The RNA shown here (transfer RNA) has 74 nucleotides and comes from a Candidatus Aenigmatarchaeota archaeon. Its Rfam family is "tRNA". Rfam's curators write: Transfer RNA (tRNA) molecules are approximately 80 nucleotides in length. By type it is a transfer RNA. RNAcentral holds the sequence, with entries from ENA.
[in-house]
RNA sequence: GGGUCCGUAGCUUAGUGGUAAAGCACCGGCCUUUUAAGCCGUUGACCUGAGUUCGAUUCUCGGCGGACCCACCA
Numbered sequence: 001g002g003g004u005c006c007g008u009a010g011c012u013u014a015g016u017g018g019u020a021a022a023g024c025a026c027c028g029g030c031c032u033u034u035u036a037a038g039c040c041g042u043u044g045a046c047c048u049g050a051g052u053u054c055g056a057u058u059c060u061c062g063g064c065g066g067a068c069c070c071a072c073c074a
Stems, first nucleotide, its partner, number of pairs: 001070007010024004018054001027041004047063005
């Protein structure tokens, strides 16, 4: 330098055009002498810029970051 794939909550994943879901974690409550466990509830996210569209996390292009493969140089 070229190619393929990936980027969603603190972490792990789902969702793939129509107001983003769950598990664990955090916080609050119930229970308990206390902690843990269990139960209930809350908070919290679409990497970034543009395009297409009535509408974009989803489709297209650029940028950034990551993984792998190939080539070149040393």